[in-house]
RNA sequence: GCCCCUGUAGCUCAACGGAUCGAGCGGCGGUUUCCUAAACCGUAGAUGAAGGUUCAAUUCCUUUCAGGGGCU
Numbered sequence: 001g002c003c004c005c006u007g008u009a010g011c012u013c014a015a016c017g018g019a020u021c022g023a024g025c026g027g028c029g030g031u032u033u034c035c036u037a038a039a040c041c042g043u044a045g046a047u048g049a050a051g052g053u054u055c056a057a058u059u060c061c062u063u064u065c066a067g068g069g070g071c072u
Stems, first nucleotide, its partner, number of pairs: 001071007010025004018055001027043005048064005
């Protein structure tokens, strides 16, 4: 320098172009308990960035950023 893959919640992962972007663990509040843990109920929190296509984009296209891999 060229090519490929990945990027969604604090972490690990889902999500035919269409419903309020879901789940587990974790966080916070509550119930229970002598206390802690467990259990149960509730609650907050996310699409790496910027454009484009579309009635509608996490999804498709372009550029860019970060990480990983391959070739020379």